[in-house]
RNA sequence: AGAUAGCAUCAGGACAGCGCGAAAGCGCGACCAACCGACUUGGAGAGCACGGUGGUAUGGGCUUCGGCCCGAUGCGGCAGAAAUGCAAAGUUCUCCACGAGC
Numbered sequence: 001a002g003a004u005a006g007c008a009u010c011a012g013g014a015c016a017g018c019g020c021g022a023a024a025g026c027g028c029g030a031c032c033a034a035c036c037g038a039c040u041u042g043g044a045g046a047g048c049a050c051g052g053u054g055g056u057a058u059g060g061g062c063u064u065c066g067g068c069c070c071g072a073u074g075c076g077g078c079a080g081a082a083a084u085g086c087a088a089a090g091u092u093c094u095c096c097a098c099g100a101g102c
Stems, first nucleotide, its partner, number of pairs: 006075005015029001017028004030056003035052003039047001042096005059070004077086003
């Protein structure tokens, strides 16, 4: 990088942004969301939006209306042949457990 399988979501939300380009597309910034990573003492649950994605004019088709099929996104990232290594803001907690002090 690709293929197969599995799980979750497709409700709502948010720029017809700026620059380059004949075009395809690329770069930059803003915003939305919270799938993975980090942080929040340990575990769990909230939280956050720092790292990585995704998105910001739209999911489509069928249906016996129960749902099904197709499609989309995610299931951290970077460096390295590998071994291995590197980076990740800030603010609040709840429960359980453990420890210290008084």

A computed fold for a 102-nucleotide RNA from an Acidobacteriota bacterium, annotated as SAM-I/IV (S-adenosyl methionine) riboswitch aptamer. It matches the Rfam family "SAM-I/IV (S-adenosyl methionine) riboswitch aptamer". The literature on the family includes a 2014 paper in PNAS by Trausch et al., "Structural basis for diversity in the SAM clan of riboswitches". The sequence was found by an Rfam model in a public genome assembly.